[in-house]
Molecule: small-subunit ribosomal RNA
Organism: uncultured prokaryote
RNA sequence: AGAGUUUGAUCCUGGCUCAGAAUGAACGCUGGCGGCGUGCUUAACACAUGCAAGUCGAACGAGAAAGCGAACUUCGGUUCGUGAGUAGAGUGGCGCACGGGUGAGUAAUACGUGGGUAAUCUACCCUUGAAUUUGGGAUAACAUCGCAAGUGGUGCUAAUACCGGAUAAUAUCAAUUUGACCUUGGUUGAGUUGAUCAAAGAUGGCCUCUUCUUGAAAGCUAUCGUUUGGGGAUGAGCCCAUGCACCAUUAGCUUGUUGGUAGGGUAAAGGCCUACCAAGGCGACGAUGGUUAGCUGGUCUGAGAGGAUGAUCAGCCACACUGGAACUGACACACGGUCCAGACUCCUACGGGAGGCAGCAGUGAGGAAUUUUGCGCAAUGGGGGAAACCCUGACGCAGCAACGCCGCGUGAGUGAUGAAGGCUUUUGGGUCGUAAAGCUCUGUCAGUAGGGAAGAAAUGCUUAUAGGUUAAUACCUUGUAAGUUUGACGGUACCUGCAAAGGAAGCACCGGCUAAAUCCGUGCCAGCAGCCGCGGUAAUACGGAUGGUGCGAGCGUUGUUCGGAAUUACUGGGCGUAAAGGGCGCGUAGGCGGCCUGCCAAGUCAGAUGUGAAAGCCCACGGCUCAACCGUGGAAGUGCAUCUGAAACUGGUAGGCUUGAGUACUGGAGAGGAAAGUGGAAUUCCUGGUGUAGAGGUGAAAUUCGUAGAUAUCAGGAGGAAUACCGGUGGCGAAGGCGACUUUCUGGACAGAUACUGACGCUGAGGCGCGAAAGCGUGGGGAGCAAACAGGAUUAGAUACCCUGGUAGUCCACAGCUGUAAACGAUGUGCACUAGGUGUAGGGGGUCGUUGACCCUUUCUGUGCCGUAGCUAACGCAUUAAGUGCACCGCCUGGGGAGUACGGUCGCAAGAUUAAAACUCAAAGGAAUUGACGGGGGCCCGCACAAGCGGUGGAGUAUGUGGUUUAAUUCGACGCAACGCGCAGAACCUUACCUGGAUUUGACAUCCCGAGAAUCUCUUGGAAACUUGAGAGUGCCUCCAUUAGGAGGAGCUUGGUGACAGGUGCUGCAUGGCUGUCGUCAGCUCGUGUCGUGAGAUGUUGGGUUAAGUCCCGCAACGAGCGCAACCCUCGCCUUUAGUUGCCAUCAUUAAGUUGGGCACUCUAGAGGGACUGCCGGUGUCAAACCGGAGGAAGGUGGGGAUGACGUCAAGUCCUCAUGGCCUUUAUGACCAGGGCUACACACGUACUACAAUGGCAGGUACAAAGGGCAGCAAGCUCGCAAGGGUAAGCGAAUCUCAUAAAACUUGUCUCAGUCCGGAUUGGAGUCUGCAACUCGACUCCAUGAAGUUGGAAUCGCUAGUAAUCGUGGAUCAGCAUGCCACGGUGAAUACGUUCCCGGGCCUUGUACACACCGCCCGUCACACCACGGGAGUUGGUUGUACCAGAAGCAGUUGGGCGAACCUUCGGGACGCAGGCUGCCAAGGUAUGGCUGGUAACUGGGGUGAAGUCGUAACAAGGUA
Repeated sequence: AGAGUUUGAUCCUGGCUCAGAAUGAACGCUGGCGGCGUGCUUAACACAUGCAAGUCGAACGAGAAAGCGAACUUCGGUUCGUGAGUAGAGUGGCGCACGGGUGAGUAAUACGUGGGUAAUCUACCCUUGAAUUUGGGAUAACAUCGCAAGUGGUGCUAAUACCGGAUAAUAUCAAUUUGACCUUGGUUGAGUUGAUCAAAGAUGGCCUCUUCUUGAAAGCUAUCGUUUGGGGAUGAGCCCAUGCACCAUUAGCUUGUUGGUAGGGUAAAGGCCUACCAAGGCGACGAUGGUUAGCUGGUCUGAGAGGAUGAUCAGCCACACUGGAACUGACACACGGUCCAGACUCCUACGGGAGGCAGCAGUGAGGAAUUUUGCGCAAUGGGGGAAACCCUGACGCAGCAACGCCGCGUGAGUGAUGAAGGCUUUUGGGUCGUAAAGCUCUGUCAGUAGGGAAGAAAUGCUUAUAGGUUAAUACCUUGUAAGUUUGACGGUACCUGCAAAGGAAGCACCGGCUAAAUCCGUGCCAGCAGCCGCGGUAAUACGGAUGGUGCGAGCGUUGUUCGGAAUUACUGGGCGUAAAGGGCGCGUAGGCGGCCUGCCAAGUCAGAUGUGAAAGCCCACGGCUCAACCGUGGAAGUGCAUCUGAAACUGGUAGGCUUGAGUACUGGAGAGGAAAGUGGAAUUCCUGGUGUAGAGGUGAAAUUCGUAGAUAUCAGGAGGAAUACCGGUGGCGAAGGCGACUUUCUGGACAGAUACUGACGCUGAGGCGCGAAAGCGUGGGGAGCAAACAGGAUUAGAUACCCUGGUAGUCCACAGCUGUAAACGAUGUGCACUAGGUGUAGGGGGUCGUUGACCCUUUCUGUGCCGUAGCUAACGCAUUAAGUGCACCGCCUGGGGAGUACGGUCGCAAGAUUAAAACUCAAAGGAAUUGACGGGGGCCCGCACAAGCGGUGGAGUAUGUGGUUUAAUUCGACGCAACGCGCAGAACCUUACCUGGAUUUGACAUCCCGAGAAUCUCUUGGAAACUUGAGAGUGCCUCCAUUAGGAGGAGCUUGGUGACAGGUGCUGCAUGGCUGUCGUCAGCUCGUGUCGUGAGAUGUUGGGUUAAGUCCCGCAACGAGCGCAACCCUCGCCUUUAGUUGCCAUCAUUAAGUUGGGCACUCUAGAGGGACUGCCGGUGUCAAACCGGAGGAAGGUGGGGAUGACGUCAAGUCCUCAUGGCCUUUAUGACCAGGGCUACACACGUACUACAAUGGCAGGUACAAAGGGCAGCAAGCUCGCAAGGGUAAGCGAAUCUCAUAAAACUUGUCUCAGUCCGGAUUGGAGUCUGCAACUCGACUCCAUGAAGUUGGAAUCGCUAGUAAUCGUGGAUCAGCAUGCCACGGUGAAUACGUUCCCGGGCCUUGUACACACCGCCCGUCACACCACGGGAGUUGGUUGUACCAGAAGCAGUUGGGCGAACCUUCGGGACGCAGGCUGCCAAGGUAUGGCUGGUAACUGGGGUGAAGUCGUAACAAGGUA
């Protein structure tokens, strides 16, 4: 610091997501040790049990028991001593308001920061004065009664308990004199007078003085206590300023309310309370209301500014079962106190009582989730005490938990045969991997044994000593020194010895982001996923394995926060088209504001002082072996307050100025506004005339009007609305908007030249006004037009587009209503600055010429176009800015839900305005690019149409396909571009299919072992495959031996073992190769350069031209490649060479080029020539080229062929071949026989033959080309009606042969009919091929003689030697051709032309398409799910108002109860207690509202969903923009 994701690609906008850090965490897997921290975030839910606040005998009275000992004894016990002035209880003092817990409430009686208190208090503590006097009456404990629980009754007693008196001040109060400093009720002095207020003793010691006199008392003394002052410290109360959450869909709130006077109350100011008076107070700088929340130091994050948070630690606040209340006290309205009410729990003898863990442990419940009913007061701190000491769940420690941070370990070195094993493999290897084993070492942690700290300072006691006190070296007290006493943790930290590599590694990930890949399994299944997205048979994305990567006693996941996010933008964003300028103006508050001078000092700046707690962060140093952690010091704390200073700027104030702004004067322009009036043209209607059958309307029609006289035409009249031409990116207005003419009233802008005012200005939240069309209200008006509606058409439908009618409305009036528009320049207003050019409208100035109009030039204002810089994502904007700045306002923050719901405001209504959320998606969007597409445009081509000729579609047959059938009808091919296609030929074979019979190293290949030569003949069984038996036969090469023979090898046959063979099994969507198609269309690209942020563009576009991106010209392009063309083959002309098997002009000859002869010609097959727009004329840009002509066999690529660019169609083919993967291996392989591929209600394609007279039949007669031939073609002769048979010459072929070409021509016949047309079908008889023609061949003869009389919609081919027509040959092949391939014969018609159909090319345009129009996409309906709104109601919460009620308590009041202290004249009084009453008041109740939840029959729209239904609204002119 960025990255992924919208697109075919690009740039931008914009959201979503990721990588980081953190956590009181939880969950999953795993888990060795230690240190330091942390640990109910949920139910402020309920709590069993134990502990958490007591202490003081040196304040006081009283005072046990058990046990032990002794005495007595009636042996039952009694008494005494000790226990012991102990325990326990009580009076009294101090404490219990601290410490500890929790965060419910609280948006301010809180908290933070800074001030004030001259408006206050402060127990204990420190310091400093004074004092500590004299009396009195009770009461608890106890005893007794009773009932567990007493404010019970009676009786006794003490005090530092309680009460009275005395004295008293610099205390308090009142009056009064006066000084200084200050100002709320002051602070501090000096005075005078009057009034008021105190006390308590305890312990130790001593007799110097007094009294008794041993020693004590008084007394003295020391310490502590008590009372009263001053001061301090600490703590607290109150007040002020300022900061600190959200909602305006909360806009008005308030009656003790705001202020005053008087009084009360408080420690203290104050409506804090009461009475009276006044009517105020708060609020857009957000009152009131609602929701949420303890606040802060800090913590997390971040570069910072900020954002989030408020566990642990620290400060403050609030609370203590819920609500209320007071008492005591220095302090409480009191966590472990009291009273009352309520809910809950427990005890009970049923009469009545008890309780409050949000203290520490612990329990239940809730929850994803949070610990031991531990040890100790040794340390620190607190309470009490003179002290010892006691208490202390504060605290110190330990336990549990990887919850976090930090540290350590699980070993180190060496070790290659690169072991075994796993995984993988191209089978060679690679990898785990120096990893292991092995060898040599070390000893951290854990284990075991031994040693062993610091944390301890005090206090007390003993001794010694120095002060103080005193008469005193006693005593007491204050120090100093020495000794002694005290450790929960804990035999812990730490140290040492011993043995032993021994006890100690996992988790996540590996498609991209993001470091790290392979195999197997699975097959849109199972599953994964943070985003994009993986998975449909070769998954680096699922699951497993191996390997790798990351971190490591942890690792992942989930939740949350900040960051990245400049994605709320202060730092630091935007608003023409992406979200976003208010429809427009006037103007209030507010914000901002020209030039000069003086003053002030609020802002601003500088310095100083105080504060900003500690801890934390940062820095330095130090302590634990390091670190975490801890200690000491420093810095920082950007803030607040006070004081002093400066005066440039802002502000304030005073004075001036004229340039901003305005006023006056003159002038012209204008559809600016309002009102009144006046025209002409046109439509319609009415009246009359002329006139006759149609008119009108449309793509075509019809509805409609018209013989009752329309349309047309003429004349007259009525009425309403709108104002042709001028008219113009011309004018005016703030916008909406404004268009005949005249008059009246009226607003604004502009120009010119002077004068005046003197900043009077700009913007503008709320507010007010204006505001198209449509709509609403009331009343008019109504010609034309025209929603709704009706009819006619169109259509599958047509609630539309088209037509005929037609009502609201359109028009006018109202201080009428509405208040919205793509109210748009999609561009807020104002001011200033920043190149120009060219129009136009209004005004002014100038020069020259001219009578003038006018021309030229300059300036101000408005309105257009082009364009530099600059800006912009681009498009574009560009002095009329979207440039550069300033001021102010409005608005935006992903798409959808939604400008919707609810609530409020406005409106008669329609509706407008303000304006969410749940849920859902990963996009939505802008500009530009390349394509593709368009029922967009332009140009051009093609048998594309048109013009023609002949067909197909109807019939019969052949053939292929679908379908059906079947044991099987093997498989593939499906628009063009499958269907006489693979198949250039299925009776067996082919053959892949079916049935049956046999087979398993195999029909075929290689290797190994055994046997045999191979081979041939005969034979058994069988349908054959196969099998049984017999016989013949012994080969070739090499070596040894060289006599018999033996060994080995090659080849073949056979038996066997296993590696393997085999597969026309699957996948053409894993592939190669080959092929089809667009298309023989003219295109497709590259290098360099240039332009653009970029995708890309340019070149390749443009003007011509061509069959052609063919060529020329121009041009930021210049060149090049693949295509086009040419080069190749063939046909057409000529020359030349050659002359057999070819040819024959001349000579001879024959039946015949048969033969001699010849090679001129034809022909054959080699080599050449020829044609190039070369020549002429015209057109054209001096071009390319085109048109015409000449010559020529051929003329503008001469005809034909071969040749197929980049690519498209996941086109076709795994069944030609090759090949990955999968499957199969006594079968999906291989062999054999038979069957099937030939089936047949039907449908389609392609052909053949026909339907006849341009013909059929019969006879006669001519003329080809190109091919084939030895397992062959076969002449001739002969037999047969014929197919063919027999025999046989010739020929491996320019020689022989297939082989008669047919149509044509000619003669005859048929005479328009189902025929002398047509030949299907069927019967019979044959021929040929072949092991074999039944299923299932071809052909021949005789007989039979079906459909069919020119073919509906529709559709195909062809532009010249072509179509049409006629025959011939070949491949395949034993046989089989209407198919295919090739050959020649005869031989046309037509093309005006490019509007239309189809296909294609180039340019341009639009696009919401990019799987690219067979695209995309909208709405209703149906179904499922989800969240939300309404809803008769119903049920909670909270709160307001009114009223009732009134516990405890406090205050007041009362008299007829009761009472120790004081007074008393003894009667009583003062005072108190209890009671009664009154006031305030909690709970509770009744009634009625507000707000806010839950739920609800039914209902409404919305969202999502693989497939559904109906249409086709939008995107192209989207077919009605």